RNA sequence: AGAGUUUGAUCAUGGCUCAGAGUGAACGCUGGCGGCGUGCUUAACACAUGCAAGUCGAACGAUGAUUAAGAGCUUGCUCUUAUGAUUAGUGGCGCACGGGUGAGUAAUGUAUAGCUAACGUGCCCCAUAGAGGGGGAUAACAGUUGGAAACGACUGCUAAUACCCCAUACUCCUUCUUCCUAUAAGGGAAGUCGGGAAAGUUUUUUCGCUAUGGGAUCGGGCUAUAUGAUAUCAGCUUGUUGGUGAGGUAACGGCUCACCAAGGCUAUGACAUCUAACUGGUCUGAGAGGAUGAUCAGUCACACUGGAACUGAGACACGGUCCAGACUCCUACGGGAGGCAGCAGUGGGGAAUAUUACACAAUGGGCGAAAGCCUGAUGUAGCAACGCCGCGUGGAGGAUGACACAUUUCGGUGCGUAAACUCCUUUUAUACAGGAAGAUAAUGACGGUACUGUAUGAAUAAGCACCGGCUAACUCCGUGCCAGCAGCCGCGGUAAUACGGAGGAUCCAAGCGUUAUCCGGAUUUAUUAGGUUUAAAGGGUGCGUAGGCGGAAUUAUAAGUCAGUGGUGAAAUCCUGCAGCUUAACUGUGGGACUGCCAUUGAUACUGUUAUUCUUGAGUACGGUUGAGGUAGGCGGAAUGUGUAGUGUAGCGGUGAAAUGCUUAGAUAUUACACAGAACACCGAUUGCGUAGGCAGCUUACCAAGCCGUAACUGACGCUGAGGCACGAAAGCGUGGGGAUCGAACAGGAUUAGAUACCCUGGUAGUCCACGCCGUAAACGAUGAUUACUCGUUGUGCGCGAUAUACAGUGCGUGACUGAGCGAAAGCAUUAAGUAAUCCACCUGGGGAGUACGUUCGCAAGAAUGAAACUCAAAGGAAUUGACGGGGGCCCGCACAAGCGGAGGAACAUGUGGUUUAAUUCGAUGAUACGCGAGGAACCUUACCCGGGCUUAAAUGCAGAGCGAUCGGUGUCGAAAGAUGCUUUCCCUUCGGGGCGAAUUGCAAGGUGCUGCAUGGCUGUCGUCAGCUCGUGCCGUGAGGUGUCGGGUUAAGUCCCAUAACGAGCGCAACCCCUAUUGUUAGUUGCCAGCGGGUGAUGCCGGGAACUCUAACGAGACUGCCACCGUAAGGUGUGAGGAAGGUGGGGAUGACGUCAAGUCAGCACGGCCCUUAUGUCCGGGGCUACACACGUGUUACAAUGGCAGGUACAAAGAGCAGCCACUCGGUGACGAGGCGCUAAUCUCGAAAAACCUGUCUUAGUUCGGAUCGAAGUCUGCAACUCGACUUCGUGAAGUUGGAUUCGCUAGUAAUCGUAUAUCAGCAAUGAUACGGUGAAUACGUUCCCGGGCCUUGUACACACCGCCCGUCAAGCCAUGGAAGCUGAGGGUACCUGAAGUCUGUAACCGCAAGGAACGGCCUAGGGUAAAAUCGGUAACUGGGGCUAAGUCGUAACAAGGUAGCCAAGGGCGAA
Repeated sequence: AGAGUUUGAUCAUGGCUCAGAGUGAACGCUGGCGGCGUGCUUAACACAUGCAAGUCGAACGAUGAUUAAGAGCUUGCUCUUAUGAUUAGUGGCGCACGGGUGAGUAAUGUAUAGCUAACGUGCCCCAUAGAGGGGGAUAACAGUUGGAAACGACUGCUAAUACCCCAUACUCCUUCUUCCUAUAAGGGAAGUCGGGAAAGUUUUUUCGCUAUGGGAUCGGGCUAUAUGAUAUCAGCUUGUUGGUGAGGUAACGGCUCACCAAGGCUAUGACAUCUAACUGGUCUGAGAGGAUGAUCAGUCACACUGGAACUGAGACACGGUCCAGACUCCUACGGGAGGCAGCAGUGGGGAAUAUUACACAAUGGGCGAAAGCCUGAUGUAGCAACGCCGCGUGGAGGAUGACACAUUUCGGUGCGUAAACUCCUUUUAUACAGGAAGAUAAUGACGGUACUGUAUGAAUAAGCACCGGCUAACUCCGUGCCAGCAGCCGCGGUAAUACGGAGGAUCCAAGCGUUAUCCGGAUUUAUUAGGUUUAAAGGGUGCGUAGGCGGAAUUAUAAGUCAGUGGUGAAAUCCUGCAGCUUAACUGUGGGACUGCCAUUGAUACUGUUAUUCUUGAGUACGGUUGAGGUAGGCGGAAUGUGUAGUGUAGCGGUGAAAUGCUUAGAUAUUACACAGAACACCGAUUGCGUAGGCAGCUUACCAAGCCGUAACUGACGCUGAGGCACGAAAGCGUGGGGAUCGAACAGGAUUAGAUACCCUGGUAGUCCACGCCGUAAACGAUGAUUACUCGUUGUGCGCGAUAUACAGUGCGUGACUGAGCGAAAGCAUUAAGUAAUCCACCUGGGGAGUACGUUCGCAAGAAUGAAACUCAAAGGAAUUGACGGGGGCCCGCACAAGCGGAGGAACAUGUGGUUUAAUUCGAUGAUACGCGAGGAACCUUACCCGGGCUUAAAUGCAGAGCGAUCGGUGUCGAAAGAUGCUUUCCCUUCGGGGCGAAUUGCAAGGUGCUGCAUGGCUGUCGUCAGCUCGUGCCGUGAGGUGUCGGGUUAAGUCCCAUAACGAGCGCAACCCCUAUUGUUAGUUGCCAGCGGGUGAUGCCGGGAACUCUAACGAGACUGCCACCGUAAGGUGUGAGGAAGGUGGGGAUGACGUCAAGUCAGCACGGCCCUUAUGUCCGGGGCUACACACGUGUUACAAUGGCAGGUACAAAGAGCAGCCACUCGGUGACGAGGCGCUAAUCUCGAAAAACCUGUCUUAGUUCGGAUCGAAGUCUGCAACUCGACUUCGUGAAGUUGGAUUCGCUAGUAAUCGUAUAUCAGCAAUGAUACGGUGAAUACGUUCCCGGGCCUUGUACACACCGCCCGUCAAGCCAUGGAAGCUGAGGGUACCUGAAGUCUGUAACCGCAAGGAACGGCCUAGGGUAAAAUCGGUAACUGGGGCUAAGUCGUAACAAGGUAGCCAAGGGCGAA
C1' cells in the first nucleotide's frame, strides 16, 4: 500500500467481498512446563448452609473461673482478703467506611472550568477559657406471670462518662444603635437587651469532658459549556414564570404557603417516545474521526418492590426501624420470620464464566491507653491455553540417497540427512539432598515454595488449518450437477490442482481454525476529503420572512482572531531514560505528553460592533424605442357541418383489398341563400415577447415589462432565501351555458389462429365560454440563482452613433462553428459543463417503492411527506469491436428474370427412416446425411445373432531348460474348428558347439469395446467469396482506430488519384498441367505424298521424313496498335491484324477463420473398460426382412418414334491366374480347339446416335417392358435363403405427372454410345473417365436466396433460432389491511387511604415539662371509569420477492414490424 467481482473487451460510476488489528469471548481438533493477568456480557431471576462489624471492664452496676495469703477447724471442707479469666446488660465509639451491582436516570447525572461574602464538618491539629452545686430515675438482677415460638407484661432493688435542675461565661446565639469598607442582600469594629456549658477515670504520668476561634479533611448548593436517536413527536406549561410577605433548611431558592401580575420555554428543536449509568480510559485509524465504557481508578444511582421518617457530625441507611405489596419458610392456626446486586456455594437461564479453600504473616480499616479482638477488605493457594510473555519437545555427523508409502515418460523422482547408525548434551522430566528474601523487636498463610546441588537417561513432550484466483503452497485415486464445497468470483454433468481420501508442499505453532462483534481498508456521509447535462442527485416558476453572505474611505472598541504569562487538566494508562524479577510479559522511579478549560496582560491587519463620509452595486427621474406580453370588447374572410331551393342521375364513400355507412323517399357532384360553433392558411423564420406554464386574423381601451440614451436625484437601500405566499400545460372534478369540427368510452365493419388493437363507418363525455377546484408533466437546456474574470470566426432581432441605402464602432438579446481549460467520454466552450465567490435545493447500490403506516391538503381522482422486512451481486453511464434490423446507400452470383431439360404421378434399381427380427452390425441426419463410408455383403468380407471349441492364445521377438524333429504319411469322433491315436526321427561341426524346427515355461498380447465434447491427421461448408492481418509511425486515458476510409475503376483490398500514414505478409492475379495455331528436333511399334515391287484386298515390302501423328523444346496475346471518352487507372468499338482479344477455354491451387461440423469403424493416439472374454477359431443364419414414408436414379408413356435391313466416322483405357484373333459346335449365353501379345506392334473392338431403304399409323399399340413360368449357360468348395447372363413364353402400371422444386450461359444444356477401377462371379440403372451429334435465352436488378463494402439504430455478444414483459397455475418466504381476542408501559378523573413528618386539641395520666388519645394536611398502595399509545395473535384479504426446462399471448430493445417515453382520464384475460 491494495485486490477480486457488472463487459466480447474498455473507461468511469457504484455497491458487495477479501487481506490487517482487536475481544471479559464461545465452539471444533489438539495439548509439555512456568511467570503475570483475567474469569455470569444472559435472569437487578430465586436462594439451602457457613462466614462477611464489631470493640471498649482504663465509663458503670453485676457475675466471679483461677491463683495467692489468712482464719475456722469436724484435715478436707467453709469463710475472709487480694488477684481478677469470662461475659448478658447500661454507656461510649464504630456500624454513612470497606465490599457488590448498573435496574433506574438524556439530566435532581457525568466531564471541564468557575462561584459559595448563601453553607456544614465527628474523630485529628493549634489557640483561649472553663469543669461549682444538686436531683430523680432506669436496664441488668430478683419474684410473679402470658405465649408453641418470636417476644413480652406486672411488682420490687440499683450504678454511671446515661438523664435532669441551679450557678458562672467570652470574641457564641438573638434584639437594637453607631462607625469603616463597599455596586451589593454581604463583611469588619465598638456598644447594648435577652439566652445558653461541663464527667469523670487511673497509684502516677495520662486518657477524657465543656465553650469559642482558627486550620486541615470531607461534604452541601449554584452557574456556564459539553455530553444519544426520532420532526411519521410541533407546540408545551398553572407552582407554571416573576414579585411581596411568611414558613422551612446547615445554606440560597416556588423548596412550601398566602396574595398580586400573566408570564415562561420552543425550529440554535420545547413537549413526547425509544435507548442508555457517566468519565479517566480501551480498541482501531496516517490523522481527523469511528466504535466502546469488562478488569484498575474517580463520580453517581441502587440494595426483594414501593413509600416514610428516626438516630446521628454524617443516612432518609446492602448485612437498622416502621408501613404497604409480591414471594419463600416456621406454626400448637392464635401468630411469627426472611431479603447473597458481600465471599464461597445451589437451582434456573444461557453458546458461555471458577473453590461452600488458607491466613490475618504483610498492606489497610474499626474499637481500645495498651495487650489485643474483629476484618470473605486484603494477602495467598485451587480451577480454566481465556489472554499476554518466556522455555522445551534435542545437538553434531551420517548416501549404496535403505525400506515402506506416493508418483512415473518405467529410465527415474519425491518424502530425504529425514530415518537407521555413530558421537554428544540434559533446558525440561524423575529421584534424593540443601533451602531463602518478603520481617527495622516478636509474628510467614503462601511453603519445604522460589532457588541451588547431585544422580538417571534422548529420555516425558506436536498439532491445527490450508494448497482454483484474491493468497504462501500440486499431484494421484474415488465420485460423476450425485455426494458435497463456498468469504467473493464460483467449483461438481467420466481425465475435478475447487468435492472425499492419500502422498507431498505451505502458513502458524502449544496452539491452530471457525463463529460472533468493533474499527480499518471505505475519499462508500467527503471538516481534513465527494458529487448533482447523460451514471443516484437542481425544487415547475417567481415574490419574499428568518437566517447566511455582502462595495470604497476614515474613527472608536476589542467580541471573534493572534501572542505572552498564571492556574488547572487526579492517579493509573500512553511515549521515553534508568532500574527490579535469569529474560520477557509484569513492576518501580524520573521526565514528557494529556492537543482541553479558565483567568490575566498585550497586539489590532482581517471579520464583527460604533460613528462620519463616498459613488462604482442597487434604485429613482427625464427622453426615446420594441414585441404572437396580459385582460376586456368589437369586427372579418376562407374552410367545415346543417337547413331551404334549383340543376342533375346512379351511384357515393372508404381501403392494401373490402365491408359496415349514405343513396331512386333522388344521395355524391354542382349553384344560390341562410344559420351555427370553433380555429385563424399565406406572412412565418435556429424570428419575437414573457419568471415559468405559455402567447399568432384585424382593431379599440386599459395594464405591465424589457432595452437604449442623458448622468439630474437617493446613498449600499444589495445577493441568496429554510418555512410562507402567489402563479402554474394537458387531462380531470363542481355549477351554468354552448356544441361546428375532432373525438376517450361505446357500436358496427374489416384484419387475424384470436384482435377487447392498429385500418374503416358512426359516436357520448370532452374539446369552447364564465366562475370555483385540482397542483401534477420527459413542467427539459434532463444544466438553481447572483457577481466578477478568461482566445477567436460568422449570422440574426431591437436600440444608439449618423442626412444615409456605406460602416472600423457601441449596448442588450438570440443562433452556429472553433481554441485554451474542463470532462469517464459524448461533449461544454463569454448564453460554460472554464477560473473563483456567496446562498439555497438535492444524492449515497439495484429491486421491494414513490409502495405501506401515520400526518396535512383535496368534493373526488388523488397530491405532498415517506419507511421497513425480505431479496440480488450486480443495476446503471459513455464509448469500442462485432453481430443483427420487416434501417439506408452501392455492388456481385444460374439469385431472380428470359430459356432448355428434368424431379414431384408409374414400374423397377438403390440409399434412408420406420416397423419387424435371435440378428436385421456400425457410422453419416437442414443447406454441408439419404447410388454417402461401400471403387462391388452367396462363404470369406463381418464388426451382428444362434450353436460348438481354445485360454500366452492367430502372428512376431527375447530369455530359460529340455527335445530332434517339424513337415510328411495314416486312423477314430465331429458340421467344422478341434480333440485324441499310430508311424517317421534333420543339417553343419574345429566335436566345445552352432543352425533350423515345433512344442513347453516366463515376459511382452488381443479388443470394429466407450469417449470425434480429450486428440493428431484428413475432409465437408461458408467460398475461388475478396477478404484476413502485421511492423513502425500517428490519434485516443483505454478497449481500439488509422493504414483497409474517400473519388473512380476492376472478376478481384485489381489498379489509379487523394490522404497521418509509410511499408509488408497470407489471400487475388501470374508462375504449373491439358487444350486451340505454328516452328525446330526426332522418325518406331505410328505415317505413306512422290519412286519401285507385290496382292483378290490391305504401308504388305524396298524405301521415304513431305503430311497426319507421337513427345520434347520454342514462338504466339501484351489493351501491344488505331479511333473516341477519361488527369490517371481504365472503358467503348460489327476497328485492324491474328488460329486465338481483353482472365481465350478447362484443371490443379481453397487466406484468417466459422459450424465443440464429420470421422476413435481407414490409420495413429491420451484416458477408461474386458482378460477361461467385450479376445480368438469354426459351422449355420443375418446385414437382401416389408403395411408404409422420403431422397437419388434407370426405363417409359412413343411417330423428332419402334422394328427390320444396309452403310459411315471416335477418343480414352485395360490385358499373363490376363486380353483372346481365327476355326468348329450351339438360336443364344457359351463350349471345344488354337495364332499373337508383358502391348503406338497382338487382343478387348462392334462404336452408338447419324445417314439410306422398308414397315408400323395413334392404339395401352409392332409403345412400354415389370412380373411370372419353363429350359439353359457361366463363375465358384457351394448360387435354397441370396448371383449374373441366354432362349422361349407371359406382357403390370404407365397416354407427360398437384402444390412445389432441381440443373444449366457454349462445344455448355440436351442426346448417343465407349472404357476403366473394385472384381472368382455379380445384383453397375451407381461412380470415374472418354469422345460423337449439338441448341435456346439473358430486357434487366423491382422482388426471393446467398454474399461483399460503407453508414445508421440496438436493452443483442451462446450475438435475432438473440433479448425480454405481464396475467394465470404450483411451492416457499417476509410483509400491509382486517371483525375480534390478548398484553405492556404512561397519563387523566373520581373513591379509599397505611406508616410517617408537620400541625391542632376540652375530657385520661402527670405538680409541671410533657405523654396518651383523637382530628387535620400530604402520600405509597388499592379500586373504579373513559380515552390514547405501543406490541402479539387472527377467519378473510392485498400486493411483493424468490423458485433449469408449466399456460396464454408478444408489450419493449432494429422504423421491434402502430417510433418510444412522461403526466392524466376511460376501457380491457395479460403484457